């Protein structure tokens, strides 16, 4: 100088669906149930709504998954066939187009220099 690599550190990417039903009932209580899945929303703030609060929407943090050996995830796609109440699932599209990495350290190789034989 170059190659390579588990761990570690730092950094980054990503999704949160489907079905049923709205729920609490008065002072710190309540805020539903089920399915698949790694994860289906744990906390905070804001918005909307409400008599009030939760459910709803957005952002941040967390959990989880993934980072080029990249099917994490997105696009095509409100896709096609089967299947399901629907999502999910199997196959196709399809290894199609995109998609988020650096460091420390270890190790190997080569070169140079020094020392020794």
């Nucleotide at each position: 100088a170059g190659g390579u690599c588990a761990a570690c550190c730092c950094c980054g990417g990503g999704g949160a669906g489907c079905g049923c039903a709205g729920c609490u009932a008065u002072u710190u209580u309540u805020g539903g149930c089920g399915c698949u899945g790694a994860g289906a929303g744990g906390g905070g703030c804001g918005g909307g709504g409400u008599a009030a609060g939760c459910g709803c929407c957005g952002c941040c943090c967390g959990a989880c998954c993934c980072g080029u050996u990249g099917a994490a995830c997105c696009u095509g796609a409100a896709c096609c066939c089967g299947u399901u109440a629907a999502c999910a699932c199997g196959g196709g599209c399809g290894g199609a187009g995109g998609g988020a990495g650096g460091g420390c350290g270890g190790u190997c190789u080569u070169a140079u220099u020094g020392c020794a034989a």
This is a predicted structure of a 117-nucleotide RNA (TPP riboswitch aptamer (THI element)) from an uncultured Sphingomonadaceae bacterium.
The sequence was found by an Rfam model in a public genome assembly.
Its Rfam family is "TPP riboswitch aptamer (THI element)". Its family is annotated with thiamine pyrophosphate binding in the Gene Ontology.